[in-house]
C1' cells in the first nucleotide's frame, strides 16, 4: 500500500427495504423474606459509528470517512 469483514440501550446480541428496532444480562420500582440471595410482577433505556446518496420509504442498498480485526505485499 491492497483485499476482505464488524460497528444496533451500560455489555453481548438478533435484523437482510415498510417493526412501537426483538431478546439475555445488567440497572430502577413494587410483592415475597427478620434480612440476604433467589423467585414473582413491571418500568426505564437505542437520532442504529459518522457524512452523503437512491427510494414514496433506509439500521437493511450505493459512495466516502472514521475507529476495530484478519489476511497479503
Nucleotide at each position: 500500500g491492497g483485499a476482505c469483514c464488524c460497528u444496533u440501550g451500560g455489555u453481548c446480541u438478533a435484523g437482510c427495504g415498510g417493526c412501537u428496532a426483538g431478546g439475555a444480562c445488567g440497572u430502577c420500582u413494587c410483592c415475597u423474606u427478620c434480612a440476604c440471595a433467589g423467585g414473582g410482577a413491571g418500568a426505564a433505556g437505542a437520532u442504529c459509528a459518522c457524512c452523503g446518496g437512491u427510494u414514496c420509504a433506509a439500521a437493511u442498498c450505493c459512495g466516502g470517512u472514521a475507529g476495530g480485526g484478519u489476511c497479503c505485499a
The RNA shown here (transfer RNA) has 73 nucleotides and comes from a Nanobdellota archaeon.
Rfam family: tRNA. Gene Ontology term of the family: triplet codon-amino acid adaptor activity.
Its mean pLDDT, the model's own confidence on a scale to 100, is 82.
NCBI's taxonomy places the organism under Archaea, Nanobdellati, Nanobdellota.